[in-house]
Molecule: FMN riboswitch aptamer (RFN element)
This record gives sequence, C1' cells and structure tokens, in this order.
RNA sequence: AAUAAUCUUCGGGGUAGGGUGCGAUUCCCGACCGGCAGUAUAGUCUGCGAGCCUUGCGGCAUGAUACGGUGCGAUUCCGUAACCGACGGUAAUUACCGAUUGAUCGGUAUCAGUCCGGAUGAGAGAAGAUAUGA
Repeated sequence: AAUAAUCUUCGGGGUAGGGUGCGAUUCCCGACCGGCAGUAUAGUCUGCGAGCCUUGCGGCAUGAUACGGUGCGAUUCCGUAACCGACGGUAAUUACCGAUUGAUCGGUAUCAGUCCGGAUGAGAGAAGAUAUGA
C1' cells in the first nucleotide's frame, strides 16, 4: 500500500422574541437548521441515503439559486439577494355550510423542515481491529 473475509465503534440539526386567541412551537411577523460520497470547501451541481411495495433481486416516488468578485480552476470560497424541506398524528382564531342571529355555537375541509410517532429503528457511509497476501 491492497481486499475476495470477519468483527467493533460511530453515523441529522433546528421556532429565540412578538401578534391574535379560552386554546397555536401548527395561523401571522420574525427566528433557527442543513445526512453521506464526488468535485476548489456544496441543503439548491452530480450521485446516494432516508419513504412506499417486495422473501430477495429489484421496482416506484424523490424539494430548492441567482447575480457580482477573486482565481488556472469555485452554481462549493467572499459579498448581496433568494429558495427548499418524506410519511403518519395532533391541531386553527382560516375557508365553507348550518343554527342562532347580540356575541356565539355546531358540522365539514385545510394548515408543522423545527412538536409527537414509526425510530433505543434503518441507513448512504466514516474510523478502527483482526485476518490474508506482496
């Protein structure tokens, strides 16, 4: 230095403050967060993981960036301004319908990247040990 083997460990973060309201980390203002590999350092490039189906192979689904600067080289750095976020649950003060018609009450529907749950899981992978061989 290598891998055709075995094992161990690790392997996802985040609503401060305020508004309305009986009630909201779900609405509104605002705040905050960014898995793995590749590549000039990446949530927004390329590929992968996370979801669903399947005994498995495998199949399906799968979001988002521009401009300027430096440089041989950057949608990755610097500056400015943007944008995005699986599945299930909970839950509107929003919408619609009805009742009463003063306020309000009832029904239906919709609303979470950050709350709860699957998950003390799984996993792209990372590190290490042993073994083998030159």